[in-house]
Molecule: small-subunit ribosomal RNA
Organism: metagenome
RNA sequence: UGAGGAACACGUAAGUAAUUUGCCUCAAAGUCGAACAUAGCUUCGUGAAAACGGAGGUAAUAUUCGAUGUGGUACAAGAAACUCAUGUUUCUAGUAUUAAAGGUGGGGACCUUCGGGCCUACCACUUUGAGAUGAGCUUGCGUCCUAUCAGCUUGUUGGUGAGGUAAUGGCUCACCAAGGCGUAUGACGGGUGGCUGGUCUGAGAGGAUGGUCAGCCACACUGGGACUGAGACACUGCCCAGACUCCUACGGGAGGCUGCAGUCGAGAAUCUUUAGCAAUGGACGAAAGUCUGACUAUGCGACGCCGCGUGCAGGAUGAAGGCCUUCGGGUUGUAAACUGCUUUUGUCAGGAAAGAAACCUACGACUUUAAUAGAGUCGUAGCUGACGGUACCUGAAGAAUAAGCCACGGCCAACUCCGUGCCAGCAGCCGCGGUAAUACGGAGGUGGCGAGCGUUACUCGGAAUUAUUGGGUGUAAAGGGUAAGUAGGCGGCUUGUUAAGUGAGGGGUGAAAUCUUCCGGCUCAAUCGGAAAACUGCCUUUCAAACUAACAGGCUUGAGAUUGGAAGAGGGAAAUGGAAUUAGCAGUGUAAGGGUGAAAUCUGUAGAUAUUGCUAAGAACACCAGCGGCGAAGGCGAUUUCCUGGUCCAAAUCUGACGCUGAAUUACGAAAGCUAGGGUAGCGAACAGAAUUAGAUACUCUGGUAGUCCUAGCUGUAAACGAUGAGCACUAGGUGUCGGGCUUUAUGCUCGGUGCCGCAGCUAACGCAUUAAGUGCUCCACCUGGGGACUACGACCGCAAGGUUAAAACUCAAAGGAAUUGACGGGGACCCGCACAAGCGGUGGAACAUGUGGUUUAAUUCGAUGCUACGCGAAGAACCUCACCAGGGUUUGACAUGUAGGCAGUAGUGAAAUGAAAGUGGAUCGAUCCGUAAAGCCCGGAAACCUACACAGGUGCUGCAUGGCUGUCGUCAGCUCGUGUCGUGAGAUGUUGGGUUAAGUCCCGCAACGAGCGCAACCAUUGCCCGAUGUUGCUAACUUAAGAUUCUAGCUUGCUAGAGCUUUAAGCGCACUCUUCGGGGACUGCCUGGGAUAACCAGGAGGAAGGUGGAGAUGACGUCAAGUCAGUACGGCCUUUAUGCCCUGGGCCACACACGUGUUACAAUGGUAAGUACAAAGGGUUGCCAACCCGCGAGGGGGAGCUAAUCUCAAAAAACUUGCCUCAGUUCGGAUUGGAGUCUGCAAUUCGACUCCAUGAAGCUGGAAUCGCUAGUAAUGGAAGAUCAGCACGCUUCCGUGAAUACGUUCCCGGGUCUUGUACACACCGCCCGUCAAGCGAUGAAAGUUGGAAGUACCCGAAGUCCUAUGUAGAUAGGCCGAAGGUAAAGCCGGCAAUUGGCGCUAAGUCGUAACAAGGUA
Repeated sequence: UGAGGAACACGUAAGUAAUUUGCCUCAAAGUCGAACAUAGCUUCGUGAAAACGGAGGUAAUAUUCGAUGUGGUACAAGAAACUCAUGUUUCUAGUAUUAAAGGUGGGGACCUUCGGGCCUACCACUUUGAGAUGAGCUUGCGUCCUAUCAGCUUGUUGGUGAGGUAAUGGCUCACCAAGGCGUAUGACGGGUGGCUGGUCUGAGAGGAUGGUCAGCCACACUGGGACUGAGACACUGCCCAGACUCCUACGGGAGGCUGCAGUCGAGAAUCUUUAGCAAUGGACGAAAGUCUGACUAUGCGACGCCGCGUGCAGGAUGAAGGCCUUCGGGUUGUAAACUGCUUUUGUCAGGAAAGAAACCUACGACUUUAAUAGAGUCGUAGCUGACGGUACCUGAAGAAUAAGCCACGGCCAACUCCGUGCCAGCAGCCGCGGUAAUACGGAGGUGGCGAGCGUUACUCGGAAUUAUUGGGUGUAAAGGGUAAGUAGGCGGCUUGUUAAGUGAGGGGUGAAAUCUUCCGGCUCAAUCGGAAAACUGCCUUUCAAACUAACAGGCUUGAGAUUGGAAGAGGGAAAUGGAAUUAGCAGUGUAAGGGUGAAAUCUGUAGAUAUUGCUAAGAACACCAGCGGCGAAGGCGAUUUCCUGGUCCAAAUCUGACGCUGAAUUACGAAAGCUAGGGUAGCGAACAGAAUUAGAUACUCUGGUAGUCCUAGCUGUAAACGAUGAGCACUAGGUGUCGGGCUUUAUGCUCGGUGCCGCAGCUAACGCAUUAAGUGCUCCACCUGGGGACUACGACCGCAAGGUUAAAACUCAAAGGAAUUGACGGGGACCCGCACAAGCGGUGGAACAUGUGGUUUAAUUCGAUGCUACGCGAAGAACCUCACCAGGGUUUGACAUGUAGGCAGUAGUGAAAUGAAAGUGGAUCGAUCCGUAAAGCCCGGAAACCUACACAGGUGCUGCAUGGCUGUCGUCAGCUCGUGUCGUGAGAUGUUGGGUUAAGUCCCGCAACGAGCGCAACCAUUGCCCGAUGUUGCUAACUUAAGAUUCUAGCUUGCUAGAGCUUUAAGCGCACUCUUCGGGGACUGCCUGGGAUAACCAGGAGGAAGGUGGAGAUGACGUCAAGUCAGUACGGCCUUUAUGCCCUGGGCCACACACGUGUUACAAUGGUAAGUACAAAGGGUUGCCAACCCGCGAGGGGGAGCUAAUCUCAAAAAACUUGCCUCAGUUCGGAUUGGAGUCUGCAAUUCGACUCCAUGAAGCUGGAAUCGCUAGUAAUGGAAGAUCAGCACGCUUCCGUGAAUACGUUCCCGGGUCUUGUACACACCGCCCGUCAAGCGAUGAAAGUUGGAAGUACCCGAAGUCCUAUGUAGAUAGGCCGAAGGUAAAGCCGGCAAUUGGCGCUAAGUCGUAACAAGGUA
């Protein structure tokens, strides 16, 4: 340092009877004699250097020879003991062979050449044995992914012999044999990887990992090799080859930081070219000592762990500032300031350790010894510190020297403002941002952690989300299409033995460190030390024998066999049959047939279709026929015969566990398809034609080829489904049915099948439920988010089509199941509505009015746009209105409030002149109130005006920021709640059901019982009655007066009286009508019938009115981001000499056209003329306006009355009576136009209404289509009112006349309830598929091109060991092997690639509409 290496490594446990020549310890024996060189050195030479060569001379513990042999080794012999098979050990005597070196100190005797010999101590040396340590070798077990790697191997497997090694072994060689490994317990191959103690995580089991420390291994520039040595095939040794760097005089040489520092490069990223051997350890040395980048210290880095600080206490005017604000205040916040205190750390000063004990030196004692040498042991004293004047202690001054990072939408603790405006940006997932963003950016505040914080990467957990502990497979992913059966797994009762599994005890080992516990020690902690425990493992030994297993024996209940019965579309082969269809032949017969929603293609006068007879062919087998039967599944249906498989029942007998399951394998296996040969009646892909359609390569129709059928093969797949593997056992029942048997013949029992219902239990629910999806056991198969992908590549199979096996990149945050509530359906059932039908009258055609669109315009202001905009906002645009356009003017403003200043000829009035007006202009006149008391003057103030500043103003924008109001579904009968119950839950129940109703109206039933908003009723109006009231209403009876008239009487003949009738007026009166107020009345109350003895319904009586009496007001929860910022209000934005304000004129009134709503008509049920009747409800003082007069008339004059039951508008009109018109563009119709007028108003040209005269258009009942209306309604006739100076065919009210029709609910439209399907929930105006076009991304194929790894064959062949030869030797020559290199071919794995294939993704592209509803052809 971790390249290589998946076993020659590592871990663990064993073995070595197959080993070890160095150091260390112990023991035994020894160290005798002699000889020859060479380095250093001197000198000469070569070379650039490195280095090399020659000559001379010298030493040893270097080298060589000889002696001895305790001992060792070898050989052969004998004996004993032991073991583990070959064997091992020991002993005896014999033969052969084999060693050594000196150094230092001391010494009495003896000898001496005076050097010493000799003796002695220590060290060294030699031989041998033993031990320890270290090492080598061998074995068992364990150690990653991949089968899209299934076969691999020639030194390969074994033997004999030899060589080699310390030692076993194919380790090597020769010869012999043909073996060895693997078959799933994964050989061989590919990929990746140092292993372990441990570390992280986890409750554990596990999963991931192997940095520091420790053990082992491998490697040292790359590859090969040996030498030396006890030990290396050697990190700082050698040789060779290669790449690279450096030196060179070009001839040659040198080098290897993956040692410590350091440099460069690469990179997101990793340190001082420090001090010291003081300690610990190592090498050498007798020792002193020397060396030691090991190590100890130090430096750098918040990289980690640990400890400490940045102060503590008091302090409310709750300061200032910031931020927010509902403008009151809140918050930052006791936080700060300020006061008091403390001093860790830091700074300064002083003191000051431990780490040191040895070695060694000196002295002393003891031991050894002949010795006071020497050596060893012990004691005393001395010497030695890098860190370092460091830790620590003391003192001084002084709050002094010290806070950041992230977050604040949910998960997840913590919220507001501003900016931005689907932009900029955020984002772990969900998601946020399109003008009020707690989600972006900033700020304030808050939360979290804190010398750190956040991000990124990775691991485990949560995840029971690979499930041994601890999951599943009917419908969510998942049971193989079915069976036979090999290996394997599992297996009935019983006896005995063994002891492999299993259980208990003992022994060995499991290095230390780490983890845990307890102690101790640096002030604490981290760190460190000690002890214990643990290391769940492996080996070994003893015991037990229940269970599993093995062996031996037995049993019958599992399984099988035998006997006798039974049912069956079970299979194969052959033969036979009738009906039908089509064709052919012949007959009869005539114009059509056929087909469809409707048609056409087609067949037919050359005779069809129809009908009769005969003949032929092929295919299929009606009825029986049944959730009946059989089969393993696919599947099997006329009849008969032959061959054949399986099943069931009954009773016994036999075998004796023979069983179950089942990878691999084998067989069978619908339809379609393929090969070859037949066959072909009908049907019928493709194809052709006819239709349909926008198109129709479809659905429908007419034809029609493959095919369908048979034989022989192949294919091997299906929604091959019960979407449910096989086997065994257990666990309530009820009811059908098929096949047996039994019996007491029954509503019976039992065995085997096949259905339905249903309890417990299970299930996410649906559901399953003795035919389990329940409870257990055994075995197999399969699953692990959706898409990509039932795909690619590879492999195997196939003639092909294709099948089996089966990924990845990339992409999404879902895909899916079951159930719920809605909504929807070209699903179903029931019910209602002028919804249809039955009727009446319209619209759509004409002219005109009015609104809209469009167009035009300077402007034609704006809004409303299916129903639910369009005679709508607008209950009334000539100016005004007015918002639009053109032009002219103005800027604190046309209007409000405030502040400051000015301001008596001030405010106000406003003439002439000018202008289109607004305005400009200013003559003339000319004030008021308060301080202030009776008055006046002055002064000050108010009002008004002017100037300046705040601000006013805006019909400018946003109805998708809003309030309020309104439309619509819909006056439809619905919408909900509390408690209870059911369901895991969403939810359900109630509210559903049977009746009934206009109604969720009521009754009954019911796990519901009650309640609320709606319905109904209460309210006002209208219809009948009663009471009260009595003017301005009424006037019956009565009185009076006046008038008209009839009769009678009297007479004065035109007067009087009376009577009657009648009109008017005044009284009396309130009976009547009427007004207003208050009551009554109608409730299915009564009767009959129906109904469930109910609710209720039908009919009837009475009644003014009868079943809600009529008609109003009244509009549930909600829907449509419905409408309205231009009624008003209001958030935000915009504008401020203009988008404000004033004015004149114009415009909203335009006009090729289209639509809506109306008016008037088209005539005789009419028009016209004349006459005569009958209302209701309203309005009126800037008003309604009478009588009367004028005018043809609109109207004018006039002026009584009336603030209205008094006066007035005011005449009602249809109707009725009579005359004329006589079916025509008219005596219908009235547009248009000309002329003349009236009224309103400042003004009538653009642009008012009305009148008169004249003119007299279209139009003769209206295509497709469409609207309203069910009774005092439609239709028709007029009247009034609001708005308003004037202007009504519109709108809103009022009264008159006054019908027809409704069988009924099939259909159209809308709605309600229940049910059903759903891939919809923005809810069918939904969802959604595929091609094509565009962009982006990854990927497959691909001519080719370029790399890599591992081999094969051959060539060349360095160093080097070994062999051979020569030689005394050094050495030389040859040979085998041999790294690197080269040549060749084949395969494998990658990169790139024109082109090409599909795939995925991407707000608004094209074409259709395949699926989801019966999705419009299931």